This is a predicted structure of a 64-nucleotide RNA (transfer RNA) from a mouse gut metagenome. Rfam family: tRNA. By type it is a transfer RNA. Its mean pLDDT, the model's own confidence on a scale to 100, is 82.
[in-house]
RNA sequence: AUUAGCUCAGUGGAUAGAGCGUUCGGCUCCGAACCGAAAGGUCAUGGGUUCAAUUCCCGUAUAG
Numbered sequence: 001a002u003u004a005g006c007u008c009a010g011u012g013g014a015u016a017g018a019g020c021g022u023u024c025g026g027c028u029c030c031g032a033a034c035c036g037a038a039a040g041g042u043c044a045u046g047g048g049u050u051c052a053a054u055u056c057c058c059g060u061a062u063a064g
Stems, first nucleotide, its partner, number of pairs: 001062002005020004013051001022038005044060005
């Protein structure tokens, strides 16, 4: 350090988000680009604290 396929936001309360990628539609002679939409998440894992945990604490795993 670990959150979507990839790169990353999210410092206790809302339905967990963005870019890229993917899929569908529009546009086009066809594609790219552009526009619109959608899918995709056991928030590494096991406990604890709390009315409430992605967020705080402890252990474990993996990577540096």